RNA sequence: UGUCGACAAUGGCAAACCUGCUUAAAGGUGGGGACGCAAAGCUACGAGUCUAAGGUGGACAAAAACACUAUGAUGGUCGGGCUAUCGAA
Numbered sequence: 001u002g003u004c005g006a007c008a009a010u011g012g013c014a015a016a017c018c019u020g021c022u023u024a025a026a027g028g029u030g031g032g033g034a035c036g037c038a039a040a041g042c043u044a045c046g047a048g049u050c051u052a053a054g055g056u057g058g059a060c061a062a063a064a065a066c067a068c069u070a071u072g073a074u075g076g077u078c079g080g081g082c083u084a085u086c087g088a089a
Base pairs, nucleotide, nucleotide: 004087005086012037013036017032018031019030020029021028022027035076041082042081043080045079046078047077048074049073050072054069055068056067057066
């Protein structure tokens, strides 16, 4: 230095839920709160999953509803990329 991950040490992050804001929604974000996490730090390149504003389709008197669709989201779904604390086996 790389790999690896301890009944070690210093710490770190924060699920569900409650609540404010935001969004068409999924979701995001502030506060509270801890299920857990050795990358649960960053990053939408690949896959999966979620949503369907807009678009398309049929239907319909029309509207609503329905189906399909990501340009939206998800990094705590998985993989990839980048960075990082400690040093037992």

A computed fold for an 89-nucleotide RNA from a Bacillota bacterium, annotated as c-di-GMP-I riboswitch aptamer. NCBI's taxonomy places the organism under Bacteria, Bacillati, Bacillota. Of the family's consensus pairs, 95% are formed in the model. Its Rfam family is "c-di-GMP-I riboswitch aptamer". Its family is annotated with cyclic-di-GMP binding in the Gene Ontology. The sequence was found by an Rfam model in a public genome assembly.